Context: one part of a larger RNA
Molecule: large-subunit ribosomal RNA, domain II
Organism: uncultured Dinobryon
Parts: sequence; structure tokens; C1' cells
RNA sequence: CCCGGCGAGUUGGCGUAGGAGGCGAGGUUAAGGGUUUAAGGCCCGAAGCCGAAGCGAAAGCGAGUGCGAAAUGUGCGGAUUUAGUCUUAUGCGCCAGACCCGAAAGCAGAUGAUCUAACCAUGGGCAGGGUGAAGCGGAUGUAAGAGUUCGUGGAGGCCCGAACCGGUUGAUGUUGAAAAAUCUUCGGAUGACCUGUGGUUAGGGGUAAAAGGCCAAUCAAAUCUGCAGAUAGCUGGUUCUUCCCGAAACUACUUUAGGGUAGGCGUUGUGGGUUGAGCCGCGGGGGUAGAGCGACUGUUCUGGUUGGGGGCCCUUACCGGGUACCCCGCCUAGACAAACUCCGAAUACCGCGGUGUAUUCCACGGCAGUUAGACUACGAGGGAUAAGCUUCGUGGUCGAGAGGGAAACAGCCCAGACCGACGGCCAAGGCCCCAAAUCCAUUGCUGAGUGUAUGUAAGGAAGUGAAGUUGCCCAGACAGCUAGGAUGUUGGCUUAGAAGCAGCCAUCAUUUAAAAAGUGCGUAACAGCUUACUAGUCGAGCAACUUUGCGCCGAAAAUGAACGGGACUAAGCAUGGAGCCGCAGCCUCGGGAUGUAUGUGGUGAACGCAUACAUCGGUAGGGAAGCGUUGGACUAACGAUUGAAGGGCGAGGGUAACCACGCCUGGACGAGGUCCAAGUGAUAAUGCCGGG
Repeated sequence: CCCGGCGAGUUGGCGUAGGAGGCGAGGUUAAGGGUUUAAGGCCCGAAGCCGAAGCGAAAGCGAGUGCGAAAUGUGCGGAUUUAGUCUUAUGCGCCAGACCCGAAAGCAGAUGAUCUAACCAUGGGCAGGGUGAAGCGGAUGUAAGAGUUCGUGGAGGCCCGAACCGGUUGAUGUUGAAAAAUCUUCGGAUGACCUGUGGUUAGGGGUAAAAGGCCAAUCAAAUCUGCAGAUAGCUGGUUCUUCCCGAAACUACUUUAGGGUAGGCGUUGUGGGUUGAGCCGCGGGGGUAGAGCGACUGUUCUGGUUGGGGGCCCUUACCGGGUACCCCGCCUAGACAAACUCCGAAUACCGCGGUGUAUUCCACGGCAGUUAGACUACGAGGGAUAAGCUUCGUGGUCGAGAGGGAAACAGCCCAGACCGACGGCCAAGGCCCCAAAUCCAUUGCUGAGUGUAUGUAAGGAAGUGAAGUUGCCCAGACAGCUAGGAUGUUGGCUUAGAAGCAGCCAUCAUUUAAAAAGUGCGUAACAGCUUACUAGUCGAGCAACUUUGCGCCGAAAAUGAACGGGACUAAGCAUGGAGCCGCAGCCUCGGGAUGUAUGUGGUGAACGCAUACAUCGGUAGGGAAGCGUUGGACUAACGAUUGAAGGGCGAGGGUAACCACGCCUGGACGAGGUCCAAGUGAUAAUGCCGGG
């Protein structure tokens, strides 16, 4: 991993709702008893319970009663056609293990020191080698000593190193040879040493040269059994079919936030019966968008001010003067605001009337689920006018939605799948090939493979198309070429110098076709080159700018990857036209189901048939109808050795769960119908058991 089997809403009690049944102003027995064909049935048994009357705390009174001195007051009742009660299956709630599996833990009583820790008693063990303490002796030394030296001696948690004890390093091993080892290497090895045997200490306890270590492969509280099916707001799992409807991820509160309770949203039943959505008309309140501010609160900019105040400066006895400074006021022109408003929409919202017949709405019951939402468009807050970010509001989609498009792609675009069809038309999107479907243009643009479904800016540029403005121009423009570009004068000042060209001032005049008291280089200053300006030559447009289309650069990321690919100069971009393709959309044909209405059969709103209309995506979830399994009751002229159940095969039937029939196998029990009762349905629980 596969196969087979097992495997989860049960049972009892109480309550509640609707269903079925009995009796009915009543209903019903419980314990117990009698009888019997004895786990059963039948018959007794009103004690009790519920209902038929309420009100009050109660005494109590009573269709009333409480409050109160009282009421024509008020609370709760009565009257407005009085229905209950018992049994039963079903939904749900509560109490119980209460759908199943799952803790970490808690408590009680026992069992453990054959492992290990410590201790007690009694035994055992430590090759060999080295070092050479004290003491002792000799010599020497001294007054005697101390001392020195040579021997002797054999101390030590001494040294090296086997046994023994340990376990430092590395490798191997890691479904091992082994639930801790092997090899190598290493530490201790007369000691706080190692070790045999017997014994002692026990679970909030022991023991511990202390690591939360060890106490039998178990230790921050051993093991076993019990309480026990502890509890689990948590995770996982929860078994046949079809039909109808179909959510939520919000609000409030919560020792609450991944849990609940109430409301909202779903479903179902009963009742009401036009109330509903939408639209029209009328009537409302508002302070958003916008706008405005000489209307407030604040912010803000321009110019002015012979209004006030301050600072600084000058002057000064005082007075006064100046100010490119600051503040306030005023005038003027121009702005800003979620917490500004003199103003002020569109929408939205509320009410009334009309219209509106929708599987609308309203009321009261049964049963839920949901309270982690996601993206997208728009309006906003937070953030950085970041985030596949976060928090609200309004709509959409996904969630719970398949199909077509977007290459692929829950949330985007189109469109809502009852079933069947080798029929038709369209949507989004497409029509060169992959790949269904295309042509015409006007035409135009682009030349960058720009682009062909969409990643980019500031900025830069005689890219190129279109439209326009201004000026110059055959009395000759623009560019080029030829020539001129002068004189007073080296203007004045400054300066070492300043001669067009460091700087300051002025910027005239003359001769001229024209020529600056000089545009830029240049010199120390001159010189020199050049420009403006003029003429000639040439011969038709030139110059500057504005708006706009398509392109260019700007353009860097880690494997090669930003038309889906091929490829394309259109098969790109823009514009116009006519076609076509294209979905589970719509239409057509056939079939089914549900609801409503009508008709018909029928005692009947049951049920059947027919017709019409509408509907039939669906998670959580609600409702409805069925299939099958095991056992039982009843049914009978039932089947079966002339072959039951079970098994195998087969092209049958049914919307499905499933059900027939035939043949083979099998070898003794079964099927149908109507009911009843459940140990009643498994691809999932790291499920359990067995097999492969």
C1' cells in the first nucleotide's frame, strides 16, 4: 500500500411540538391483586396525576380577585363557539458515559532495592618495574650541638604499566551482532580502590561527592489495579438512494475573542389574505458631494496703508527723523480645512396614496446551521494617496457555481448546468497555422519585430505623420561661397597696462551698400581670427514656435523564458463596413420531476389521468418519498433433491438505492405481500483484527 471482516446519535427517565389512534367535560391508572395456555395475555385496582376558574405572599374570596377607606381607577383573569386526556412512533431539549476514538493528569489501595543509589555485616582481589620520606647506623663536624656525607630503611589518595575498574578521541554500527556494542585511542590501577554473598532504606517517599541523577530497558514524582467510559469550549472519523427549498461568516453581550446566548439570514407547519419587491405621485427631516469664507473658527499669499504698537539706527533736554525688521488693524487681489459653514445637491431613508398576484408579505409554532470569510469596482480611515496589507460602507462574484473567454489562472469578462439530440441562433471573446471562423476597404499610421491581450517614469532627441501661429521671401529669403566689416578712437574712468573684448560710466558722431564705442576666441597690452551688419553670387522656399498621432533612448538579477508557440511588415496600430465562428445561454424536437390552476375519475383538499403556466446549480442546513439488510407476526392452493440459500457469467428492467430472468456451480432450506422490531448500509478515524 491493497483485499476481506469489524467499526460511531443508542437505551432509560422527564419535558415539548406536530403526526396516528382511544375516550371525551372528562381522560388515565400506579403499586398491588385475580385468572391463565405463565418472560405473555385478559380482568380487577381512582390512591394519585392532568383538565374543567381565577386572583392574592397569605388568611381568603370567587367570575372575579389583588391593591385600597373607597372608586366609573388599575394589575391579572372571565365573557367574545369550553377541549382535554391517555397511549404510541417521530423531531428536539434536559438528566444520565449519551455519536465514536484520543489526553497531559488527579486520587485510593497494593507490588517492587535480583537493575541502580547509599549504608551495615562478613569474605575476596591488585603481574612487574621505578622513585626512595621519616627513622636507624657509620664517617665527618662541634665544647656539646646543629649540620654535611655514605649507607641502611621502605613511606606515599607517589610514578610507569598488566589483571581489575572506567569510558577520553575517532571510525564502524543506526530495519545493529547489540533497545548503548565493536575496533582504535585514552583515565585510575595500595585507594575517597575494585569485588562476592547476606541484609537495611519505598513513592511527595527513599537514596544522591548534586546530574533532577538513580529507585528492575519506566522518573520534575516508579509500577500494578481500581475510581473510570475521569474531563477534553480541541483534532480526527461518523456507513444506502432520489426529490423540493436553501443560508451565514453580521449586530449585541460574554474572564469573551478558533467557545457560547439573543437577534439577523434558511427551512417547515398552521393561520391571515394583498399586505410584498419594484414603479408613479405627494409629504418629510438631513448637512455628505460640491461650493464658499468681506458668514464664524482657524490656516494662507500679493500689493498698499500719513492707522496703532514693538525692535533697531540717527539725533537728543524734550520734541523729532529714518527703517528692504516684527506684530495687530484696515484697503486690495488670490487660496485652504475630517474635527470650519452664509450655503448646499444627486442618491439614500421614513410616511401616506395609487399601481403591483410574487413560490410576495405578516403573525404564531417545530427544526436548524452560521457569528475565521476571500477578491473585485466604487466611497473612506490607518499605512508611505506601499502591500495578494489592514478596518469600515455600497454593489458584484467566489464561498455553495459547473460551462465559454482571459495560454495556464476560486474572487476578472460572458453566462446560471433537470435528462437526451451527429439540429438552429447568439454572448464574452475571436476568425494565417497549431485551432472552429475573413473579407473589403478608406485608407491612414508605424519600420522600432515597436507591436501581435496590458510592467514603467522623470527626462532627452533636426525619428516620422497631421493640424496650426508668427516672421522673412523673385524689389531674391535661408544655408554655403566671394568681398567688405571702416573713421573720430587707444571713448572716458580705472589701471603697471586696459587699445571693442578684467572692471565702472557713457554708448555719441562721421564716411557709408554696410559695419556694435562691439558676439566669441585671442594678447602682458597691442596684434591676429571671428560675429553682428552690407554687397555680390545662387534661385525657392526659409526660420522660430504651438497642439497632436505612431515610434527612439532612458530600460540592471540571479538556469533560458514578459506575443501561449509557430510565425507575422501585417497576421501590428487607428478608423469604417459586411460576414462568420463561438457556452451546459436562448430556440427547436423527445423525455422526466416539482408547484399552481383547470378539467375528469373518485365519498374525499388523498390518489390516478389530461391540459396550461412556472420551476428543477448548490456547501452548512430544513423538509419529503423510497431501496436494501437481520429477526418476528400474519397471509397461503406459495417455491424447493424434477435442486433452496449462497457463488459465477450474461447485451434485461428501474431516475436511483436496487430488482428480475436464463445457464453453470452448490446441496437444504427459502421467496412474495401487509405490518412490527432493530446490534440495519463504510473509500477514509496516523481506526481495530486477519491475509497478501